[in-house]
């Protein structure tokens, strides 16, 4: 130097709540705030949750208003795994 690891330092991210746009939701962006995080940088490969617009079955005498099961092509990376890449340097 790498690699492994995580004292210290410099600093970085930004839960949860509020607001305002978005979205049928889950949820995501921006403010503001900080519960925490050494990769809480990036990537939905796999697992795993969550949500049900759209479909499929069904209840309602029919239709219909209401519903209810199922199902991701939709989230979730600050759920796990993986893959990338990445400051500093103490045992």
């Nucleotide at each position: 130097a790498a690699c492994a690891c995580g004292a210290a330092a410099c600093g970085g991210c930004a839960u949860a709540c509020u607001u305002g746009c978005u979205g049928a939701a889950a949820a995501g962006c921006a403010a503001g705030g900080a519960c925490g995080c050494a990769a809480a940088a990036c990537c939905a490969c796999a697992g795993a949750u969550c949500u049900a617009a759209g479909g499929a079955u069904u209840g309602g005498a029919a239709a219909g208003a209401c519903g209810a099961u199922c199902u991701a092509u939709g989230a979730u990376g600050g759920c796990u795994g993986g893959g990338u890449u990445a400051c500093c340097g103490a045992a």
Predicted 3D model of a 91-nucleotide RNA (c-di-GMP-I riboswitch aptamer) from Planomicrobium sp. CPCC 101110.
Of the family's consensus pairs, 95% are formed in the model.
The sequence was found by an Rfam model in a public genome assembly.
Taxonomically the source falls in Planomicrobium (Bacteria, Bacillati, Caryophanales, Caryophanaceae).